[in-house]
Annotation:
The RNA shown here (transfer RNA) has 72 nucleotides and comes from a Patescibacteria group bacterium. Model confidence (mean pLDDT): 81 of 100. It was read from a public genome assembly. The source organism's lineage runs through Bacteria and Bacteria candidate phyla.
RNA sequence: GGCCCCAUCGUCUAUCGGUUAGGACAUCGGGUUUUCAUCCCGGUAAGCGGAGUUCGACUCUCCGUGGGGUCA
Numbered sequence: 001g002g003c004c005c006c007a008u009c010g011u012c013u014a015u016c017g018g019u020u021a022g023g024a025c026a027u028c029g030g031g032u033u034u035u036c037a038u039c040c041c042g043g044u045a046a047g048c049g050g051a052g053u054u055c056g057a058c059u060c061u062c063c064g065u066g067g068g069g070u071c072a
Base pairs, nucleotide, nucleotide: 001071002070003069004068005067006066007065010025011024012023013022018055027043028042029041030040031039048064049063050062051061052060
């Protein structure tokens, strides 16, 4: 340098163009307990940047950024 793949809550990960963007762990509040742990209930928290297509984009296209793989 060419080609391919990936980027979503703090972490891991779902989500075939119309979702309130879901779950687990973590965290916060409450309940249970003499206390802690366990267990139960509830809350906060996310789409890498830009442009395009579309009535509508996390999702499709292009450019860029970062990471990984492969060939030279």
Its Rfam family is "tRNA".